[in-house]
């Protein structure tokens, strides 16, 4: 050097994250890479730091090793942008009040505006009306117990002519009951097409004279103020994103190059 059969090691690997740590399950990147059972209220271990079981390959394209090269991923800076929060300054917008250019609609010779004038709306005070109540008047019964006139019969006094009392009934009245509303009177009112005076408001509403072309909403350039609510401004903290041939770390893939056994037999 060649064959045979073995063995270590291999059959993926990294970040962040989780832990005293390391590995793994679940993210993510690389990319192609036996099988099974375990495991987020987490599983295994303990610097050779997944565990048990199985398979397949093996000293190299395949295993180990340090530089390189860099997907990617964290940390930190700085830059941008959008939310949020707190601080301030001034009035730029926005708001708010004032004038007001100007423009638009609507009332107006069937008469705007102005002036004067009269009612009405609230209240109050006398009246008149209207209702209720009461008396009075009037009208009707009423002394079957004591009124009042007229008194039959009776009785009484006288010789007699007569005269006086006087009970029923008859008429009437007081007390009282009952009625009627006509007329007076008194008291009273959730009344009133109502008379008179006042008060009150000084608004609305309506009517008359006068005079004769205004008047009334709306938008609202522009000026003058005014506030700090929002937007803009300036400033400070935080937060997502998102950038940088940034700094710093880890670092898959990929390339070159170093390194690694064991027994036989030729």
């Nucleotide at each position: 050097u060649c064959g045979u059969g073995c063995u270590a090691g291999a059959c993926g690997g990294g970040g962040a994250g989780c832990c005293a740590g390391c590995g793994g399950u679940g993210c993510c990147c690389u990319g192609a890479a036996c099988c099974c059972g375990c495991a987020a209220u987490c599983c295994g271990c303990u610097u050779c730091a997944g565990c048990g079981g199985g398979g397949u390959u093996g000293a190299a394209c395949u295993c180990c090793c340090g530089a390189c090269c860099g997907a990617g991923g964290c940390g930190c800076c700085g830059g941008g942008c959008u939310g949020u929060u707190g601080a301030g300054a001034a009035c730029g917008g926005u708001c708010c009040g004032g004038c007001a250019a100007a423009g638009c609609c609507g009332u107006g010779a069937u008469g705007a505006u102005g002036g004067c004038u009269g009612g009405g709306u609230c209240c109050c005070g006398c009246g008149c009306a209207a209702c209720a109540u009461c008396g009075a008047c009037c009208c009707u019964c009423c002394a079957a117990c004591u009124c009042c006139g007229c008194c039959a019969g009776g009785a009484c006094c006288g010789g007699a002519a007569g005269g006086g009392a006087g009970c029923a009934a008859c008429g009437g009245u007081a007390c009282g009951a009952g009625g009627u509303u006509u007329u007076c009177g008194a008291u009273g009112u959730g009344u009133g097409u109502u008379g008179c005076g006042g008060u009150a408001a000084c608004g609305c509403c309506u009517g008359g004279c006068c005079u004769g072309a205004a008047c009334g909403g709306c938008u609202g350039a522009g000026c003058c103020g005014g506030g700090g609510g929002c937007c803009g401004c300036u400033u400070g903290g935080g937060a997502a994103c998102u950038c940088g041939c940034g700094c710093g770390u880890c670092g898959a893939c990929g390339a070159a190059g170093g390194g690694u056994g064991c027994a036989c037999g030729a």